[in-house]
Context: one part of a larger RNA
RNA sequence: AACGAACGCUGGCGGCGUGGAUAAGACAUGCAAGUCGAACGGGGCAGGUAGCAAUAUCUGUUCAGUGGCGGACGGGUGCGUAACACGUGAACAAUCUGCCCGAAGGAAGGGGAUAGCCCAUGGAAACGUGGAUUAAUACCCUGUGUGAUCGAGAAGAGGCGUCUCUUUUUGAUGAAACGCGCUGCAAGGUGCGGCCUUCGGAUGAGUUCGCGGCCUAUCAGCUAGUUGGCGGGGUAAAGGCCCACCAAGGCUACGACGGGUAGCUGGUCUGAGAGGAUGACCAGCCACACUGGAACUGAGACACGGUCCAGACACCUACGGGUGGCAGCAGUCGAGAAUCAUUCACAAUGGGCGAAAGCCUGAUGGUGUGACGCCGCGUGGAGGAUGAAGGUCUUCGGAUUGUAAACUCCUGUCAAGUGAGAGUAAUCUUGGGUGUUAACUGCAUCCCAAGUUGAGAGUAUCACUAGAGGAAGAGACGGCUAACUCUGUGCCAGCAGCCGCGGUAAUACAGAGGUCUCAAGCGUUGUUC
Numbered sequence: 001a002a003c004g005a006a007c008g009c010u011g012g013c014g015g016c017g018u019g020g021a022u023a024a025g026a027c028a029u030g031c032a033a034g035u036c037g038a039a040c041g042g043g044g045c046a047g048g049u050a051g052c053a054a055u056a057u058c059u060g061u062u063c064a065g066u067g068g069c070g071g072a073c074g075g076g077u078g079c080g081u082a083a084c085a086c087g088u089g090a091a092c093a094a095u096c097u098g099c100c101c102g103a104a105g106g107a108a109g110g111g112g113a114u115a116g117c118c119c120a121u122g123g124a125a126a127c128g129u130g131g132a133u134u135a136a137u138a139c140c141c142u143g144u145g146u147g148a149u150c151g152a153g154a155a156g157a158g159g160c161g162u163c164u165c166u167u168u169u170u171g172a173u174g175a176a177a178c179g180c181g182c183u184g185c186a187a188g189g190u191g192c193g194g195c196c197u198u199c200g201g202a203u204g205a206g207u208u209c210g211c212g213g214c215c216u217a218u219c220a221g222c223u224a225g226u227u228g229g230c231g232g233g234g235u236a237a238a239g240g241c242c243c244a245c246c247a248a249g250g251c252u253a254c255g256a257c258g259g260g261u262a263g264c265u266g267g268u269c270u271g272a273g274a275g276g277a278u279g280a281c282c283a284g285c286c287a288c289a290c291u292g293g294a295a296c297u298g299a300g301a302c303a304c305g306g307u308c309c310a311g312a313c314a315c316c317u318a319c320g321g322g323u324g325g326c327a328g329c330a331g332u333c334g335a336g337a338a339u340c341a342u343u344c345a346c347a348a349u350g351g352g353c354g355a356a357a358g359c360c361u362g363a364u365g366g367u368g369u370g371a372c373g374c375c376g377c378g379u380g381g382a383g384g385a386u387g388a389a390g391g392u393c394u395u396c397g398g399a400u401u402g403u404a405a406a407c408u409c410c411u412g413u414c415a416a417g418u419g420a421g422a423g424u425a426a427u428c429u430u431g432g433g434u435g436u437u438a439a440c441u442g443c444a445u446c447c448c449a450a451g452u453u454g455a456g457a458g459u460a461u462c463a464c465u466a467g468a469g470g471a472a473g474a475g476a477c478g479g480c481u482a483a484c485u486c487u488g489u490g491c492c493a494g495c496a497g498c499c500g501c502g503g504u505a506a507u508a509c510a511g512a513g514g515u516c517u518c519a520a521g522c523g524u525u526g527u528u529c
Stems, first nucleotide, its partner, number of pairs: 001528003005525005012377006018370002025333003029330003034069003039066002042063009076288003086212007095205002100201007108142004118131005148173011178193006214260003221251003226248004231243003263285004267278004290311005313324004341367001343366003349363001350361004380410004390401004414470001416465005428451006434444003473518005478499003484513005494501002
C1' cells in the first nucleotide's frame, strides 16, 4: 500500500460499485422456455346466418393434441483437469455449419396411416390397453435431375512423386409443401412468407502442430495398442480412434513415469523497476449439472430445469408400485469468523417464436438490504474576557480546559414539511408521399404528418417554509512515533508489535484531567507485496 474480509467500539446523508470465499452439503414453496391458428383436424364457451326443428356454416375466444422452430442460447458453479485445458502463432489438399446474405435451377403425379375426439376397459396413483374414426408444411411411393455424390473412360494443366485441378463422354444413386393476401364471374394473374437441389459468403464449431506458464528425485526408469507399417472398419473429418496381420519399437536427468496441488487467460495487488503474489466482480476459453454409465433426437448435445440403466438420499402409496434433483432467481436448514429480498417491471437493451399484433424472458432494467469498499457533503458561521462556573494541576501567587461556553448577530447544505416536476422514447405504431410495378400487394435506418407506450416514481431536480434546531467517535501519548501530569497499585494486579515496563515518588499497569492523530469512522486480527 492492498482486500469479496471478519471481530471490537461507534455511527448523520448521498452517489457509484460490491456481497455464500466454508458443505460441488441437503433442500419446503413460488417463479426461471416457450411460441406459432398465416402448417393441421378437433372439443368447450359466446355471437351471427340459413332452417319449423334436427342440423349445417361462419366469426371470436379458449383447451389439449398432431406439426414447425426454439428448449445446445441466455443464467449458475469451479468438482475434475498439469491436459493442446488455456494463452499465443500457424495448419486442415483431412472437416461440418440450422437461422442469415448473394447466385443458379426446380417444385410433377399418387397413396396409406396416426394422435386428438368417441366407445370399452385396467390401475390408489403415476400411467396405460383394445376397438372405431380423421387432418396436415407429419409419413410413404413413382417420376424428373440444373447441379451434387460414386464408378468407368478420354483430353489438358500443375507437381520430383503419392496426387490435385479443369473440360468432356457414359452408368448408377438420389429432391420438394404448401399457406396467406390483392385482383378477377371464372379460368387465371400477381405479391409476400415458406419448400427442394446445388454453389459461394458470413457466423459458429471440430481436428492437428510449434512455443509458453506449479511443487516434488525422500518418485529413475516407464510403456504390449505400447511405437511404427500394411489392409480394413468407423467419423463431418486426418489418426491405434478401433480391428486383423507384420516389425520391435516409443519416452526419459532439457526430468519420462509416479505423487501433491490447481480451472487457464485478459487482468488485479504490490514494487522505482526487475520481480513477487494472485485469478472475487467484468470479459474470453474450458469443465461440470445428486453420483457413475450410455446413447437417442437434432445443423449443433452425449443435453442444468430431456430420455434410459445402476447407486445413494428424500418423498407419496390402497404395499401392488411410483416420484424427485436450486453449482438458475429469491428463500430454508446445516456447517462456519462470515456474506442480502421467498421484491417490481418487461418501460429500455438483448434473446426465443410469430407475416404481424403480440406472447414468453428471476437475461436484463430497477428498488430493497449490509459503513463491505471508494468518493462527496454535513454535524454550523461571525462576534464574544472583569478569561464565568465546574474540573484538573499548583511553588497556593496562579496556570490550564479556553473564544471554548454563556450571550449577541447571522446562514440554511443535508435531514423534515409543502408545492411544481423531468430525461431515459425511437430507428415504435398508423396514414400519406417518393422509388421499384401495367396495377394490386409488398419492400426501404428515404421524406412528411399524426399518435400511443415508463417498472423505477410523483423519483431525480427546482422553488418555498420553519428552525442551530435532528447528526462524533475511535485509538494513542517510554523509544521506534505526533502527543504529560496527578492519583491508585506495589515484580501484585496488569501491559506488550520489538526493545521492555511493574519489587512505595511508574510520563510504560488502572482511573482522571490534558494533549496528539485520524474521522463516520477508528482500532484489532488474518493474508499478499
This is a predicted structure of a 529-nucleotide part of an RNA (small-subunit ribosomal RNA, 5' domain) from an uncultured bacterium. Model confidence (mean pLDDT): 83 of 100.